[in-house]
RNA sequence: CGGGGCGUAGCGCAGUUGGCUAGCGUGCCAGUUUCGGGAACUGGAGGCCGGAGGUUCGAGUCCUCUCGCCCCGACCA
Numbered sequence: 001c002g003g004g005g006c007g008u009a010g011c012g013c014a015g016u017u018g019g020c021u022a023g024c025g026u027g028c029c030a031g032u033u034u035c036g037g038g039a040a041c042u043g044g045a046g047g048c049c050g051g052a053g054g055u056u057c058g059a060g061u062c063c064u065c066u067c068g069c070c071c072c073g074a075c076c077a
Stems, first nucleotide, its partner, number of pairs: 001073007010026004019057001028044005050066005
């Protein structure tokens, strides 16, 4: 320098023939239960989807640029 992959709640992930309110597990908070804890069950908070721009009536989901991480190749030594 070229090519490819990933980047969504604290953590691990799903969601992609664009469509109505962005989910699951775990963790966190509260309640029930218990002498108390744990476990179990119930409820709740928490992300606007790496960043910016564009297309569209509508984008996490398509296009462009860009940042970070990983892989492959090339170049130099």
A computed fold for a 77-nucleotide RNA from Muiribacterium halophilum (SeqCode), annotated as transfer RNA. Rfam family: tRNA. Model confidence (mean pLDDT): 80 of 100.